[in-house]
A computed fold for a 1389-nucleotide RNA from an uncultured bacterium, annotated as small-subunit ribosomal RNA.
RNA sequence: GAUGAACGCUGGCGGCGUGCCUAACACAUGCAAGUCGAACGAAGCACUUUAUUACGAUUUCUUCGGAAUGACGAUUGAGUGACUGAGUGGCGGACGGGUGAGUAACGCGUGGAUAACCUGCCCCAUACAGGGGGAUAACAGUUAGAAAUGACUGCUAAUACCGCAUAAGCGCACAGUAUCGCAUGAUACGGUGUGAAAAACUCCGGUGGUAUGGGAUGGAUCCGCGUCUGAUUAGCCAGUUGGCGGGGUAGAGGCCCACCAAAGCGACGAUCAGUAGCCGACCUGAGAGGGUGACCGGCCACAUUGGGACUGAGACACGGCCCAAACUCCUACGGGAGGCAGCAGUGGGGAAUAUUGCACAAUGGGGGAAACCCUGAUGCAGCGACGCCGCGUGAGCGAAGAAGUAUUUCGGUAUGUAAAGCUCUAUCAGCAGGGAAGAAGAAUGACGGUACCUGACUAAGAAGCUCCGGCUAAAUACGUGCCAGCAGCCGCGGUAAUACGUAUGGAGCAAGCGUUAUCCGGAUUUACUGGGUGUAAAGGGAGCGUAGGCGGUGCUAUAAGUCUGAUGUGAAAGCCCGGGGCUCAACCGCGGGACUGCAUUGGAAACUGUAGGACUGGAGUGUCGGAGGGGUAAGUGGAAUUCCUAGUGUAGCGGUGAAAUGCGUAGAUAUUAGGAGGAACACCGGUGGCGAAGGCGGCUUACUGGACGACAACUGACGCUGAGGCUCGAAAGCGUGGGGAGCAAACAGGAUUAGAUACCCUGGUAGUCCACGCCGUAAACGAUGAUUACUAGGUGUGGGGGGACUGACCCCUUCCGUGCCGGAGUUAACACAAUAAGUAAUCCACCUGGGGAGUACGACCGCAAGGUUGAAACUCAAAGGAAUUGACGGGGGCCCGCACAAGCAGUGGAGUAUGUGGUUUAAUUCGAAGCAACGCGAAGAACCUUACCAGGUCUUGACAUCGCAUGCCAUCUGUAGAAGUACAGAGUUCCCUUCGGGGACAUGCAGACAGGUGGUGCAUGGUUGUCGUCAGCUCGUGUCGUGAGAUGUUGGGUUAAGUCCCGCAACGAGCGCAACCCUUAUGUUUAGUUGCUACGCAAGAGCACUCUAGACAGACUGCCGUUGACAAAACGGAGGAAGGCGGGGAUGACGUCAAAUCACCAUGCCCCUUAUGACCUGGGCUACACACGUACUACAAUGGCCGUCAACAAAGGGCAGCGACACCGCGAGGUGGAGCGAAUCUCAAAAAACGGUCCCAGUUCAGAUUGCAGGCUGCAACCCGCCUGCAUGAAGAUGGAAUUGCUAGUAAUCGCGGAUCAGAAUGCCGCGGUGAAUACGUUCCCGGGCCUUGUACACACCGCCCGUCACACCAUGAGAGUUGGCAACACCC
Repeated sequence: GAUGAACGCUGGCGGCGUGCCUAACACAUGCAAGUCGAACGAAGCACUUUAUUACGAUUUCUUCGGAAUGACGAUUGAGUGACUGAGUGGCGGACGGGUGAGUAACGCGUGGAUAACCUGCCCCAUACAGGGGGAUAACAGUUAGAAAUGACUGCUAAUACCGCAUAAGCGCACAGUAUCGCAUGAUACGGUGUGAAAAACUCCGGUGGUAUGGGAUGGAUCCGCGUCUGAUUAGCCAGUUGGCGGGGUAGAGGCCCACCAAAGCGACGAUCAGUAGCCGACCUGAGAGGGUGACCGGCCACAUUGGGACUGAGACACGGCCCAAACUCCUACGGGAGGCAGCAGUGGGGAAUAUUGCACAAUGGGGGAAACCCUGAUGCAGCGACGCCGCGUGAGCGAAGAAGUAUUUCGGUAUGUAAAGCUCUAUCAGCAGGGAAGAAGAAUGACGGUACCUGACUAAGAAGCUCCGGCUAAAUACGUGCCAGCAGCCGCGGUAAUACGUAUGGAGCAAGCGUUAUCCGGAUUUACUGGGUGUAAAGGGAGCGUAGGCGGUGCUAUAAGUCUGAUGUGAAAGCCCGGGGCUCAACCGCGGGACUGCAUUGGAAACUGUAGGACUGGAGUGUCGGAGGGGUAAGUGGAAUUCCUAGUGUAGCGGUGAAAUGCGUAGAUAUUAGGAGGAACACCGGUGGCGAAGGCGGCUUACUGGACGACAACUGACGCUGAGGCUCGAAAGCGUGGGGAGCAAACAGGAUUAGAUACCCUGGUAGUCCACGCCGUAAACGAUGAUUACUAGGUGUGGGGGGACUGACCCCUUCCGUGCCGGAGUUAACACAAUAAGUAAUCCACCUGGGGAGUACGACCGCAAGGUUGAAACUCAAAGGAAUUGACGGGGGCCCGCACAAGCAGUGGAGUAUGUGGUUUAAUUCGAAGCAACGCGAAGAACCUUACCAGGUCUUGACAUCGCAUGCCAUCUGUAGAAGUACAGAGUUCCCUUCGGGGACAUGCAGACAGGUGGUGCAUGGUUGUCGUCAGCUCGUGUCGUGAGAUGUUGGGUUAAGUCCCGCAACGAGCGCAACCCUUAUGUUUAGUUGCUACGCAAGAGCACUCUAGACAGACUGCCGUUGACAAAACGGAGGAAGGCGGGGAUGACGUCAAAUCACCAUGCCCCUUAUGACCUGGGCUACACACGUACUACAAUGGCCGUCAACAAAGGGCAGCGACACCGCGAGGUGGAGCGAAUCUCAAAAAACGGUCCCAGUUCAGAUUGCAGGCUGCAACCCGCCUGCAUGAAGAUGGAAUUGCUAGUAAUCGCGGAUCAGAAUGCCGCGGUGAAUACGUUCCCGGGCCUUGUACACACCGCCCGUCACACCAUGAGAGUUGGCAACACCC
């Protein structure tokens, strides 16, 4: 894009189309084929008329005696009639209408043929129609039957039927002549013999009939070409193929028959199986194609199923006949009737498909002379948005941008000129009036009072559906919370969903819109146009060769292919173009084009083919020559292993990572000599040789295949490829018979291991070997089919030839092989590159997403194992290739780090402190969780803090802003209470002022709001940790690559360093490194108070020194030597306080970990609002069977205790503070208060060192725990602080596995200070004193950096991923059996 569609939601009008795709299932009812009286007889009816009939109605006249009239009738004959139904007869029921079951076929399409045929009605022409005959339906009667339907007797007509006559002409038979044809033969002509006709009617115009010929129309048959899938269908066929002769037919023909022959079809796909009506056309597509075969048109087939003929011009007949079958109906059970795949309609089936309508007015058909009759063909109407097309649902103005709704950053924004309102209009629908064409020629209109026209009236009666994450036009809010759900693909949903549901808004289409189904397209994804096969799927294991395909150079001919002209055909409709008609369009109509095809015919001759005759370049033969593990067979050789015999000899051998099994005192291993037997052939040996591939290796002989070179004698295209076919074909395996040394599946034992049906070891059987026969596969690989030609080079190697040379060398050149590198070109890239994966040509084989699966079934082969061929169901959205960047590796290389090693001191054991887990509790508030949580937030929980718990209270609130009212507030006292509070009393009057008021503060009232340490660190900002102070991380331009990306940043050195140097398709740059900053080590200079002092002390003086704190200097591989690449740099040295970064600090790149923190702070969203907010008292955070982390103190003699020495520091703190001297107390401390806002005063005192004592003990070690008595802080030390004195005196005797820190002023050890703080450090942050040991080195452990390699990883190895099992469910198979149905067979009755 499309549809004969269906389903969901919705639905105003009209036009034109279209409507059982399923059950070719079954059908009630009605209709769908009749007509002709101008073919015929009889009957009925009406009228006219003839005759007869009369007990003759009525009327008139009447002399009432009668006379006349003669109706309605009855019978008979004749005639007429618009008539009716049955029959004989004619024509038509073979058309029209339906359906698509069958059919893979001369069925259909297309083009031919009939010299092998027929043709009613129609047209033309010619000729003719004389005279007879006998029947039969109807009808009447009898009769059978329930009926359908008959039977018998009798009567009758014809355009019904049958002879006879006639024969221009016709048919047949026979023998000729002429002309013609592709063959049989055809046409024409005359001769002889022979055969067959007719129907009348009439209005006198004609109509009808018979025969023959021709035409037209319609049909029949035959042929070329085309016409689906399957080879897991490869052989098929007996009237089969052909012939002769007959039969039959309209007609050729095995169509049928008798006889004879044995043919015929098939890999160019027979036969078989499956599916299917075919075509014009329709849909799609740029086209080529692909799909379809509804409606309309052509052909075919069928008419309940199967078979058969009759009639006829035509049928083997939808609404005819006969037979059989199934089904349905009637029946008196004896028999009968029926056929909607005609139009309506019914049931059924189904997702699904309409009215038991009107009319013959038109178009057509049948009959008829005609009028006319019939016509479910047809024309119309009805139903269905089923499709296409057209129209409408209003138009203009209208901003207070109304209300409502949605959202919001609360300002607004959107819906939105949309509505309302005002002014218009009337298409459709509704009402009223008029009113066609369709009808050629008088009449006749179903549609239809329809189309159309006019008038009045009202904006009234007329909009939905889908979508809004991307593809794809269009987004927000709420709800939900991996639920409910969505989904065409990707995918969305786990608490901020543009993806679910709803709303608002928007987008698209619109009387429709979506969904489903199907087809084509996109899909160059079956590739003719127009693909591929080294690694993505894909080259057969190899050769020979059949059919086939393709094929060298001249010449001649031909014209099959090819090219070109003409003619015929290619139906109509459709398609395209141009006009036209319905108001437009859809639709309809006219003209033209096109229908790419087929056939016939004229021409051309380059190419292909064919035929002929040449050529030598392809191919082959010949002569000469050398190379070779080419093949087959026979023979033969030495080394080695093993075994046997004998000697020597003694305790082990062997084996492994280490062992053990095993062998050995019955003498092994080792060694010497002799012997046996089998298998394989060291060195040469080589990306060297040969072979088609598999493959081939000691030596000799025999036989034998191929390739190569030289020569250019011979043949003359003999060639290439090769479906099937045939042959060869490693190893393993199989069969028969040998052989068997070594090795060695299976097997056994020993080890290893969690296990070890393995890897390792000791043994060991098939097998490996030979002969013969099978098997027929391999990563049978160059993962690269064969052949031919062409297309830069360079360098090896094997074989042969030529040239030059003194020359075997070297050099130049050539052919054939075999390697490497490389240009163009190719390639997705990797790569290939004269041995192509380049450029061309020919032929073969193979591929078309992954799995299922090279499986199943079938077939063939095989002794078997198995091989060859080779699916589907189902399932997934990928599987795969090459390359890139990372990450990773029990991969490689280089390098670094207290990473290991070398050392020192610890932790892990004890007690205590502290933090955490766990447990407990009313609560034990919360957070932190490997390194990178755990003396962490917390630089300090008795109340407070405090967030937790219990109880008592408050509700605009403890805190902020706004409104109104009142007024100051404050402060003090008392009562109740645990307090917060509540009540009572006392008390009083802030600031400014333009006097209006304003400001601060407080109280009361109302509502907006406050408040939340409530949740989410996975919504966030900020801050921080970590890798890591590791040396990395990037960019611009250029270049390379299709691209991801690469290069730079890699390489050679060097460094602590991507530090520097050199090289280089790179050149530069940025963030990091380093430096700049602080501190410390040396010196100079300046400045000296509170510091210092050579002034005896003090005061004072001075500033040399110490010190303080400013400014400078100094260190840069600068100098020398060696090494290095003439570099960077390294090593050594000099000088120097300091030497190669002098020591320490601050400083933390791009990023990683959804790392930590919503409880520092800020903040989105959610939640609470008389409570999850606020106040208060008390309690808790301090609990305690236990486990872990971090510390302190120890276990002692390098020590404890006592004493002495005015011993020696640094850095800090101090006014709600530090607090001296003095006094009191054993002491903690108290009294008191000089000095000091501090280089001035003060905290303030070091540990060490020296002397004495203790003597190795649970001690004169260690100090936990506990008792008593005190001190300090504070409203308050019970839970729950610190300190002192006296007393008590626990564990602990150097710590298992494991593990931490540290490379020099470091570890270790010793004390001092500070922050927090009322008080409360073994923690934290600082300070100095004393002051070591060790580093061979980079194999290993851990972490990191660079290069490289592999990768199926990318959430990145804590990755990915395989199989079993357990449980549940589904499907299928097997299963002792059991049960039912059908068929066959046997037996019995």
The sequence is in RNAcentral, with records from ENA, Greengenes and SILVA. Its mean pLDDT, the model's own confidence on a scale to 100, is 82. Rfam family: Bacterial small subunit ribosomal RNA.